[in-house]
Context: one part of a larger RNA
């Protein structure tokens, strides 16, 4: 100077604490680990691996395993021969692939070369999701959206250093004041960017509807006020008023205001740490392989299942469950697609196909919520697991291994030990709705969107984590 300390001040933060609601106890779905297997392909493994790479494994994919095959090749360049590109049909295979017949020549200059495409040869080479992330680029988590990390001259010091970075205030913040041998820069901080909240000005289709007439309906006439939707601007800065305070930076009250003190969320991640992650995203150094570790079929396995961990789902009921009326969103998405209507089917769905390349038309019905019957504390009209059987779908293919349905069956579970997670406002709970992936889907998974909507923070004593100082180490 750092690193540490069951030192010592000072501060901070869902860390505690006060509170609401989880996990952990059951089912089940999902990933992991062991196990088990011809394989059960791999990476990640305290936070910061385990609904993670994977925004979607029946074939593909696919990296694994069994078995048919090929060896200059699935792909690239280059040298060289020959030729009928390209098409149809057969024979054998599980496929890949081999084998065999038939038909007929294209393109471009132009009379034998060229492209392009088939095949034979020979050699450079192709190819590896093969090792090594402890050989690395690149990209990423974490520390942490933590407030810090550094350099110039200058000045102290023999140096290593040290001062600027301490120190009195104060801040979300090394943010600002005020001070001082420092005096001034970078890199964070904050601004600058998107979203949201007010208004205004401008422009009204396909959105919209006060007045006029109009109809079943903003449907049609008319309007441009409202809504609403782009584009522009304009509103918040401690600007004002008392307090406070060092006459300072602030701090605490008001008023005006849609909004008050960073308004709210996002995007943005210093200089390092952790030989963290990743050679299976791509890139590459080296090592290895080259009739095989490379390629190309066909089956099969990644879906096994005594177990144990992890994240979820949906329940244990009366603040519910069931039937039958009625009401309110937003944000997406659709032409290889959304699919109205009408009609068949109990129902998944099948027939028709009307509009939409979308503020037009279609997914689409919001559900929690409300009005009413019925149920009355039971393993029940909870609960839905498993099984059985009959169906629709998508798709060459649904057995190994897809969703959906209808009737049947009707398991455990009556609020979960020790333990432990989240979250401080439109925030938790709690209801649904939509998108990526995609032929379908094992999605209860992950992103987003609104509906309804609390408690509780006296407060820093003690856990945890981190910052600044200062004190003490036989450690570097």
């Nucleotide at each position: 100077c750092g690193a540490u300390g069951g030192g010592g001040g000072c501060c901070u933060g869902c860390a505690c604490a006060a509170g609401c609601g989880u996990u952990g106890g059951a089912g089940c779905a999902u990933g992991u680990g062991g196990u088990u297997u011809a394989a059960u392909u791999u990476g990640a493994u305290g936070c910061a691996a385990a609904g993670u790479g994977a925004a979607g494994a029946a074939c593909c994919u696919u990296a694994c395993c069994a078995g048919g095959g090929c060896u200059u090749c699935a792909c690239a360049u280059g040298c060289u021969g020959c030729g009928g590109a390209u098409c149809c049909u057969c024979u054998u295979g599980a496929a890949a692939g081999a084998g065999a017949g038939g038909g007929g020549u294209g393109c471009c200059c132009u009379u034998g070369a060229g492209a392009a495409c088939g095949u034979g040869g020979a050699c450079a080479c192709a190819g590896g999701u093969g090792g090594u992330g402890c050989a690395u680029a690149g990209c990423u988590a974490u520390u942490g959206u933590c407030a810090g990390c550094u350099u110039g001259u200058g000045c102290c010091g023999u140096a290593g250093g040290a001062u600027g970075u301490u120190g009195g205030g104060u801040u979300a913040a090394g943010u600002c004041c005020c001070g001082c041998a420092a005096c001034g820069a970078g890199c964070g901080c904050a601004a600058c960017c998107c979203u949201u909240c007010u208004g205004u000005u401008u422009a009204g289709u396909u959105g919209c509807c006060a007045c006029c007439g109009u109809u079943a309906a903003g449907u049609u006439u008319a309007g441009a006020a409202c809504c609403c939707u782009g584009a522009g601007c304009a509103g918040a800065c401690u600007g004002c008023c008392g307090g406070u305070g060092a006459u300072a930076a602030g701090c605490c009250u008001g008023a005006g205001g849609a909004a008050g003190g960073u308004g709210a969320g996002g995007a943005u991640g210093a200089c390092g740490u952790c030989a963290a992650g990743u050679c299976a995203u791509c890139a590459u150094g080296c090592c290895c392989u080259u009739u095989a570790u490379g390629c190309c079929c066909u089956g099969g396995g990644c879906a096994a299942c005594a177990c144990a961990c992890g994240u979820g789902c949906u329940a244990c009921a009366a603040u519910g469950g069931c039937c039958g009326g009625g009401a309110c969103a937003a944000a997406g998405g659709g032409u290889c697609g959304c699919g109205a209507u009408c009609u068949c089917g109990c129902g998944a769905g099948g027939g028709u196909g009307a509009g939409c390349u979308a503020a037009c038309u279609c997914c689409a019905a919001a559900a929690a919520c409300u009005c009413u019957u019925c149920u009355u504390c039971a393993g029940u009209u909870u609960g839905g697991a498993u099984u059985g059987u009959a169906g629709g779908u998508u798709g060459c293919c649904a057995c190994u291994c897809g969703c959906c349905u209808g009737c049947a069956u009707g398991a455990a579970g009556c609020u979960g030990a020790a333990a432990u997670c989240g979250c401080u406002a439109a925030u938790a709970a709690u209801c649904g709705c939509u998108g990526g992936u995609c032929a379908g889907c094992c999605a209860u998974a992950c992103g987003g969107c609104g509906g309804u909507g609390a408690a509780u923070u006296u407060g820093u004593u003690c856990c945890c984590a981190g910052g600044c100082u200062u004190u003490g180490u036989a450690c570097a």
Molecule: small-subunit ribosomal RNA, 3' major domain
Organism: Erythroxylum minutifolium